[in-house]
RNA sequence: GCGGGUAUAGCUCAAUGGUAGAGCAUCGGCUUCCCAAGCCGGUAAUGGGAGUUCGAUCCUCCUUACCCGCU
Numbered sequence: 001g002c003g004g005g006u007a008u009a010g011c012u013c014a015a016u017g018g019u020a021g022a023g024c025a026u027c028g029g030c031u032u033c034c035c036a037a038g039c040c041g042g043u044a045a046u047g048g049g050a051g052u053u054c055g056a057u058c059c060u061c062c063u064u065a066c067c068c069g070c071u
Stems, first nucleotide, its partner, number of pairs: 001070007010024004018054001026042005047063005
């Protein structure tokens, strides 16, 4: 330098162009003499920019970071 892949919640992962979900974690409550466990509930995310579309996590382009291959 060229090609390919990945990027979603604090972490690990889902999501066929149509309200972004789950587990663990965290916070609050219930239970307990206390803690743990259990139960109920809450907060919290699409790497960045642009385009297509009525509508984009999803399609296109650029860019950033990381990984793999080629040279």
The RNA shown here (transfer RNA) has 71 nucleotides and comes from Youngiibacter fragilis 232.1. Model confidence (mean pLDDT): 82 of 100. RNAcentral holds the sequence, with entries from Rfam. Rfam family: tRNA. NCBI's taxonomy places the organism under Bacteria, Bacillati, Bacillota, Youngiibacter, Youngiibacter fragilis.